[in-house]
RNA sequence: AGAGUUUGAUCCUGGCUCAGAAUGAACGCUGGCGGCGUGCUUAACACAUGCAAGUCGAACGAGAAAUCUCUGGCUUGCCGGAGAGAGUAGAGUGGCGUACGGGUGAGUAACGCGUGGGUAAUCUACCUUCGAGUUUGGGAUAACAUUGCGAAAGCGAUGCUAAUACCGGAUAAAGUGGUAUUGAUUUAGGUUGAUAUUAUGAAAGGUGGCCUCUUCGAGAAAGCUACCGCUUGGAGAUGAGCCCGCGUACCAUUAGCUAGUUGGUAAGGUAAAGGCUUACCAAGGCGACGAUGGUUAGCUGGUCUGAGAGGAUGAUCAGCCACACUGGAACUGACACACGGUCCAGACUCCUACGGGAGGCAGCAGUGAGGAAUUUUGCGCAAUGGGGGAAACCCUGACGCAGCAACGCCGCGUGAGUGAUGAAGGCUUUCGAGUCGUAAAGCUCUGUCAAGUGGGAAGAAACUAUAUGAGGGUAAUAUGCUCAUAUAAUGACGGUACCACGAAAGGAAGCACCGGCUAACUCCGUGCCAGCAGCCGCGGUAAUACGGGGGGUGCAAGCGUUAUUCGGAAUUAUUGGGCGUAAAGGGCGCGUAGGCGGCUUGAGAAGUCAGAUGUGAAAGCCCACGGCUUAACCGUGGAAGUGCAUUUGAAACCAUCAGGCUUGAGUAUGAGAGAGGAAAGCGGAAUUCCUGGUGUAGAGGUGAAAUUCGUAGAUAUCAGGAGGAACACCGGUGGCGAAGGCGGCUUUCUGGAUCAAUACUGACGCUGAUGCGCGAAGGCGUGGGGAGCAAACAGGAUUAGAUACCCUGGUAGUCCACGCAGUAAACGGUGAUCACUAGGUGUAGCGGAUAUUAUUUUGCUGUGCCGGAGCUAACGUAUUAAGUGAUCCGCCUGGGAAGUACGGUCGCAAGAUUAAAACUCAAAGGAAUUGACGGGGGCCCGCACAAGCGGUGGAGCAUGUGGUUUAAUUCGACGCAACGCGAAGAACCUUACCUGGAUUUGACAUCUUGGGAAUUUUCUUGAAAGAGAAAAGUGCCUUUCGGGGAGCCCAAAGACAGGUGCUGCAUGGCUGUCGUCAGCUCGUGUCGUGAGAUGUUGGGUCAAGUCCCGCAACGAGCGCAACCCUUAUCUUUAGUUACCAUCAUUAAGUUGGGGACUCUAGAGAUACUGCUCCGGUUAACGGGGAGGAGGGUGGGGAUGACGUCAAGUCCUCAUGGCCUUUAUGUCCAGGGCUACACACGUGCUACAAUGGGCUGUACAAAGGGUAGCGAGCCUGCGAAGGUAAGCCAAUCCCAGAAAGCAGUUCACAGUUCGGAUUGGAGUCUGCAACUCGACUCCAUGAAGUUGGAAUCGCUAGUAAUCGCGGAUCAGCAUGCCGCGGUGAAUACGUUCCCGGGCCUUGUACACACCGCCCGUCACACCAUGAGAGUUGGUUGUACCAGAAGUCGCUGGGCAAACCCGCAAGGGAUGCAGGCGCCUAAGGUAUGGCUGAUAAUUGGGGUGAAGUCGUAACAAGGUA
Repeated sequence: AGAGUUUGAUCCUGGCUCAGAAUGAACGCUGGCGGCGUGCUUAACACAUGCAAGUCGAACGAGAAAUCUCUGGCUUGCCGGAGAGAGUAGAGUGGCGUACGGGUGAGUAACGCGUGGGUAAUCUACCUUCGAGUUUGGGAUAACAUUGCGAAAGCGAUGCUAAUACCGGAUAAAGUGGUAUUGAUUUAGGUUGAUAUUAUGAAAGGUGGCCUCUUCGAGAAAGCUACCGCUUGGAGAUGAGCCCGCGUACCAUUAGCUAGUUGGUAAGGUAAAGGCUUACCAAGGCGACGAUGGUUAGCUGGUCUGAGAGGAUGAUCAGCCACACUGGAACUGACACACGGUCCAGACUCCUACGGGAGGCAGCAGUGAGGAAUUUUGCGCAAUGGGGGAAACCCUGACGCAGCAACGCCGCGUGAGUGAUGAAGGCUUUCGAGUCGUAAAGCUCUGUCAAGUGGGAAGAAACUAUAUGAGGGUAAUAUGCUCAUAUAAUGACGGUACCACGAAAGGAAGCACCGGCUAACUCCGUGCCAGCAGCCGCGGUAAUACGGGGGGUGCAAGCGUUAUUCGGAAUUAUUGGGCGUAAAGGGCGCGUAGGCGGCUUGAGAAGUCAGAUGUGAAAGCCCACGGCUUAACCGUGGAAGUGCAUUUGAAACCAUCAGGCUUGAGUAUGAGAGAGGAAAGCGGAAUUCCUGGUGUAGAGGUGAAAUUCGUAGAUAUCAGGAGGAACACCGGUGGCGAAGGCGGCUUUCUGGAUCAAUACUGACGCUGAUGCGCGAAGGCGUGGGGAGCAAACAGGAUUAGAUACCCUGGUAGUCCACGCAGUAAACGGUGAUCACUAGGUGUAGCGGAUAUUAUUUUGCUGUGCCGGAGCUAACGUAUUAAGUGAUCCGCCUGGGAAGUACGGUCGCAAGAUUAAAACUCAAAGGAAUUGACGGGGGCCCGCACAAGCGGUGGAGCAUGUGGUUUAAUUCGACGCAACGCGAAGAACCUUACCUGGAUUUGACAUCUUGGGAAUUUUCUUGAAAGAGAAAAGUGCCUUUCGGGGAGCCCAAAGACAGGUGCUGCAUGGCUGUCGUCAGCUCGUGUCGUGAGAUGUUGGGUCAAGUCCCGCAACGAGCGCAACCCUUAUCUUUAGUUACCAUCAUUAAGUUGGGGACUCUAGAGAUACUGCUCCGGUUAACGGGGAGGAGGGUGGGGAUGACGUCAAGUCCUCAUGGCCUUUAUGUCCAGGGCUACACACGUGCUACAAUGGGCUGUACAAAGGGUAGCGAGCCUGCGAAGGUAAGCCAAUCCCAGAAAGCAGUUCACAGUUCGGAUUGGAGUCUGCAACUCGACUCCAUGAAGUUGGAAUCGCUAGUAAUCGCGGAUCAGCAUGCCGCGGUGAAUACGUUCCCGGGCCUUGUACACACCGCCCGUCACACCAUGAGAGUUGGUUGUACCAGAAGUCGCUGGGCAAACCCGCAAGGGAUGCAGGCGCCUAAGGUAUGGCUGAUAAUUGGGGUGAAGUCGUAACAAGGUA
């Protein structure tokens, strides 16, 4: 520090996800040791048991027992007494403590917390210090004893008693209150002193010691002294209370709240200010700078993260607050409204004799429950700290330790060195090997940890006691106090840390991952299954992604996963984002608050800046040093703490105050422009309607029609009239207006802008939340109006349908007036204002200069176009900015759900406005690029159409396919580009299929072992294969004669063979097709952020990306063309089997001869737009002509670019993987591939006279032939048979070419056309023609009279027509491949159909239009809204009732202290009781808010290939 993911690819926007760090964690697998920390985040849920707050006998009274000793009585095991136990235990009165320490975070959005101040508005026990005092009396009461009630808890009566318990009196002021005088100080108006006077108002003793004074007098006390107490006052320290400034979560779908409310006066109350409380008076107080309400939450130091700013968090430690089963209340006390106190109410639990009682772990352990989840019912007060005590000491679940837990951090170990036969084994393999791997074994070492043995700390020196010494105090050498020294005693942890010794490599490694991100790869299994997954995504038979193995990578006593936080995320942007098109400018204006604001002078100093002081607790972070072996951890010191407060200064800027200026802004004067607005009036053209005339059969409408109108007279035309609405031409990216918007003419009223020149005011300005106003069309209300147009509606068409597009009608509405509504793609998709930053060229208005015109030039204001810099993701924008700056407002933060629900506001309604969430997806989107596509455009080509000729589709037959059938009808091929295709030839074979019979190392290949020569013949059985049996037979090469080798056969056992079994979607090769179409690319350069572009586009031209010209391109490659073959002409060479003009000869080129001709086959030539004219750019090229056998690539063939179709083929061949192995292999016989209601393709023959039959007669080319072609002769009507010459072929044969020509017949008929079908008889091939061959003869003589919709081929030696040959092949050809004969018609042309090429355009397509994609309906699931209601929670209001308790009043009952009194009694005072105010829980009624649930219902989302249509994307077929 980034990365993955939207696309075919690119750039951008934008979300999602990952890599990091962290945690009080949990879960999974695993687990050696130690140190230091940490450990109920959930139910503030309920708690058994034990402990957690007591102590003091030096405050006080009283005071056991067990047991032991001694002793008495005797009934010998009982009853007494004394002493010790013991002034002990336990209990009580009293004092202090229990308000600390410890726990928890429910409540609390608050002066609760933080920070800084104030208290002149306060208190403070114990402690320290400084003063003063500590006097004199009294009456009770618990304990105890007796006794009553009760189950218990407990309560009561009577009697006795003490105090540092309680009460009265004295004294006292430095205290407090009042009054008077006065000083100082000072921010409310008080504070603080001094003096005088007055009122009020204390106490308690205990312990030790002593005898100086007094008394008794041995010693003690009433005395003295020391200490501890007590009372009172001042000061301090500590702690606490109260008040204030600032900061402190979210929601405005919470906008108004408030009657003690705000203030005042008086009183009460408190330690203390205060509506804190009460009475009276006033009507205030708070709030958009967010009151009130709701939700959530303890706050902070800090912690985690981050570069920081920030964000999240508030465990452990520390500070503050709040709470203690829930709610309320007070008492005591210095402090509480009190965790281990009290009272009341409530819920719950427990005990009960049913009458009543008891309790509160959010203390430490522990239990249950909840939960993913959190420990021992441990030891000790040894240390630190706390309470009590004079002290010893006691108490202390605070604390110190130990235990449990890898929960975290830190450290250590599980060995080190050497060791290559690269062992064995595993895995992989191309079978060679590679890898685990120096890893192991082996050898040599070391000894941390654990285990064993032995030793063994520091933490503990205080208090105290004793002794000694010093000091102070005292009457004092006592005691006691303070200090010093010495001695004594004390350790939970723990025999722990640590140390030593011996032995021993021995006891100690796992987890996750390995497709990319992200380090790390292979085999097997599985087969869209099982599964994985953080995102993208893997898995449908070769998975580096699932599971396992091997190997590797990363961490390591841990490793992964999950959850959460920050980061990355500049993805809320202060640092540090945006708004033309990606999300985002309010429809427009006026304007309030607010924010911001021109030049200049002065003042003070709020902001600002600088310095100082205080504070910012400790811990933590950071730095330095130090202590544990190191580290974690800990100690000491420093720094920092950006903050707050106070104070001193500066005066530029900003604000404030006072003053000035004119440039911003405005006013006045003059001038012209304008569909600016409102109202009234007027005008003509046109449509429609009405009346009348003329006139007759149609009109209208459409792609075509129909509905409709018209003989009752339409349409058309003329004249007149009515009525409403809109204003042609001018008219213009012209004008005006803030926007919406504004268009005939005239008048009236009225707003704004502009220009010119001067004068005046003097910052008066800009923006603008809330607010107010305006605001197209459509809509609503009331009343008018209504010609045309026209939602709805009706009809006619179209269509599969047509609730549409088209047509005929037609109502709201459109118009006017007055109201409402308040939205638009209200768009420049661009908020307003100001300033600055190149130009060019139009246009509207008003000016200036040149002397007016004219022209030119120039200024301001508007409005357009082009374009530079800059900006931008690009497109683009560009002085009218989307550039550069400033100010203010509005708005955005992934897509969908959704501008929806709920709530609020507005509205008559429609609806508008404000505006979510659950859930769901990994994208949605912008701009540009390359393709593809378009019922987009332009150009061009092709038998593509057109023009022609002949067919197919109808018939019969042949053949292929589908379907059906079958035991099987083997398989493949399916638009063009499957269907006379693989198959150039299925009777057996072929053959792959079926039935049956056989066979298992096999029909075929290689290897091993054994035997045998090979081989031939015969017999039995069988359909054959096969099975069984018999006989004959001994080869070749070599030899050392034993044998060995090659080939063949048999037998055996395995390795293996075999497979036309599967996968053409695992493949190679081959092929088809677009298409013989003209295209497809590359290097360098240039342009672009980039994908890419350019070149290859453009202007011409061509069959052609063929060539020329131009051009940021210049070149090149594969294609085109040419080179190749053939054909057409000529020359030359050569003449046998070919040829024959001349000579001879013959029946005959038969023979001699010839080398001329034809022909054959070698080599050459010719054709190149070369010549000429015209056109064209002086080009390429095109048109015409000459010459020439041939003329413009001469005809034909071979030749097929980059690629497309997962095109075809595993059944040609090859091949991966899978499957099979007595079978899916192999052999054999028979059958099938030849079936047949039917459908389709391709052909043949026809339907006849341009013909059929018969007779005669002429002319080819190219082929084939020895298991062959077969002449001739004979036989047969014929197919053919017999015999047989010639020929391995320019020699012989197939072989007669046919159409044609000549003649004759038939006369338009189902025929003398046509030949199917069938019967009979034959021939040939072949082991064999039944299923199932071809041919011949005789007989039979079907359909068919030119073929619907539709459709095919062909542009010249072509179509059409005629025959001939060949391959395959024993035989079988209407098919296929070739050959020649005869031999046409037509092409104006490119509008249309089809296919293709180039350019351009649009695109939401890229699997690329056979694309994409929308909505309803049906089904399933999910979340959500409404819903008669039902049921909880919370809160308000009104009322009822009202416990305990404070307070107030009362107090007839009761009562020791004080007073009066001899007493009785009275008084004072107090208590119980009663009444009242307040008030918790509770109740009734009625609201608000919020949750759960509900028949039904609404839309939404997601789902497999459902249904219906086709709305959008191309002009998407109606933009």

Small-subunit ribosomal RNA from a metagenome, 1519 nucleotides, folded computationally. Model confidence (mean pLDDT): 83 of 100. The sequence is in RNAcentral, with records from SILVA.